[in-house]
RNA sequence: GGAGCGGCUCGGGUGAUCGCCGGCGCACCGUCGAAAGACGGGCACGCGGGAGGAAAGUCCGAGCUCCACAGGGCAGGAUGCCGGCUAACGGCCGGUGGGGGCGACCCCGAGGACAGUGCAACAGAGAGCAGACCGCCGCCCCCUCUCGCGAGAGAGGCAUCGCGGCAAGGGUGAAACGGUGAGGUAAGAGCUCACCGGGCCGCUGGUGACAGCGGCUGCACGGCAAACCCCAUCCGGAGCAAGACCGAAUAGGGGAGCGCUGUGUCUCCGGGGCACCGCAAGGCUCCACGGAGGCACGAGAGGACGGCCCGUCCGAAGCUCCCGGGUGUGUCGCUGGAGGCACGCGGCAACGCGCGUCCUAGAGGAAUGAUCGCCACUCGCUCCGCGGCGACGCGGGGAGAGAACAGAACUCGGCUUACGAGCCGGUCCGACC
Numbered sequence: 001g002g003a004g005c006g007g008c009u010c011g012g013g014u015g016a017u018c019g020c021c022g023g024c025g026c027a028c029c030g031u032c033g034a035a036a037g038a039c040g041g042g043c044a045c046g047c048g049g050g051a052g053g054a055a056a057g058u059c060c061g062a063g064c065u066c067c068a069c070a071g072g073g074c075a076g077g078a079u080g081c082c083g084g085c086u087a088a089c090g091g092c093c094g095g096u097g098g099g100g101g102c103g104a105c106c107c108c109g110a111g112g113a114c115a116g117u118g119c120a121a122c123a124g125a126g127a128g129c130a131g132a133c134c135g136c137c138g139c140c141c142c143c144u145c146u147c148g149c150g151a152g153a154g155a156g157g158c159a160u161c162g163c164g165g166c167a168a169g170g171g172u173g174a175a176a177c178g179g180u181g182a183g184g185u186a187a188g189a190g191c192u193c194a195c196c197g198g199g200c201c202g203c204u205g206g207u208g209a210c211a212g213c214g215g216c217u218g219c220a221c222g223g224c225a226a227a228c229c230c231c232a233u234c235c236g237g238a239g240c241a242a243g244a245c246c247g248a249a250u251a252g253g254g255g256a257g258c259g260c261u262g263u264g265u266c267u268c269c270g271g272g273g274c275a276c277c278g279c280a281a282g283g284c285u286c287c288a289c290g291g292a293g294g295c296a297c298g299a300g301a302g303g304a305c306g307g308c309c310c311g312u313c314c315g316a317a318g319c320u321c322c323c324g325g326g327u328g329u330g331u332c333g334c335u336g337g338a339g340g341c342a343c344g345c346g347g348c349a350a351c352g353c354g355c356g357u358c359c360u361a362g363a364g365g366a367a368u369g370a371u372c373g374c375c376a377c378u379c380g381c382u383c384c385g386c387g388g389c390g391a392c393g394c395g396g397g398g399a400g401a402g403a404a405c406a407g408a409a410c411u412c413g414g415c416u417u418a419c420g421a422g423c424c425g426g427u428c429c430g431a432c433c
Base pairs, nucleotide, nucleotide: 001429002428003427005425006424007423008422009421010420012375013374014373015372016371017370018369020050021049023047024046025045028041029040030039031038032037052405056416057415059414060413061412062411063410064239065238066237067236071310072309073308074307076235077234078233079232080231081095082094083093084092085091096110097108098107099106100105111230112229116228117227118224119223133170134169135166136165137164138163139162142157143156144155145154146153147152178196179195180194181193182192183191197219198217199216200215201214202213203212204211205210243332244331245330253323254322255321256320257319258318262297263296264295265294266293267292268291269290270289272287273286276283277282302314303313304312305311339358340357341356343354344353345352346351377402378401379400381398382397383396384395385394386393387392
């Protein structure tokens, strides 16, 4: 000097003028009240506050609201090594194992392939207990030489066909039934041996995932589960356009379906009967009928609970569903929190605890904007000074250009994506000087 790696900080500052949103105070006004006061409104003016590190994506998790008083199961979905953090998570921290990189460091789809099913096109002999395309070896036939009286034997050569052995070499493929080396063999093969790898057992260390060491071992029925699946753990649903309140109006309208249930008892009313009492009216007596209401038991259409089942609940003189109409697009929800900051302690860390302190937008078709000046930042150009052998570095001046990603809408914890400037730490390369 260059390249790459990890972490952190900021996202311009300031002054003036004009213009916005909200809070508090406030002259004053209204209502209630005997008053004190309470509630509501509130000009001017004063004081304080007013977008982000990602406010984005809507990918996860929650707080909160409603279904709803809230269970069990199936289906469905998510996660998937170990330990820890957290309100929780699919997140974060640390670790183990694996992969990438010379390295600083980065990444991981991380349970199970002997529960079962399935996939791997094409190529290739063969894609799981498979397989012979090119090949390697041996034999038969034939030729030569030697030995032999002969039958025949030994050695060498050997085109094709035929028979037999091989899966080590080459080829195909993303992947070929462990790897390297040696022995052995006709040629080969874990056939044998050594090492590596795999499996089993034991010891040691560790909370654990695992690691190390030692021994034995037939040397192997491979890969894919972000394929279906199995196993373990977890999960109601919908969402602030959730929901709550006020007010008003249309026409409380039209259609469809289902249902409108029994027993007992008590009370009241009505009419009746006359067994009893009474001259009669009638009675605190009795009987039956009708209607209304209450209580108890039973039955119960329909509806609610993401799909289904069980179950639970609401539910009867009505219920459910569909269509249409209707008011302001009102008020609340709406900002004090799993909150921020400083310090101390514990922890490798994520983070936790303690103490102190602070309040940092709540709009409601959507507010923080515009102009000007100065300072700061970045980029290259240029001038000067200093340091240095030099490459180059530091500082100052001048003019010019630039100034990123991007706007809360209930709120938090994360992840992902976009982006300008600076700082710190460490890795590798180079030797231009």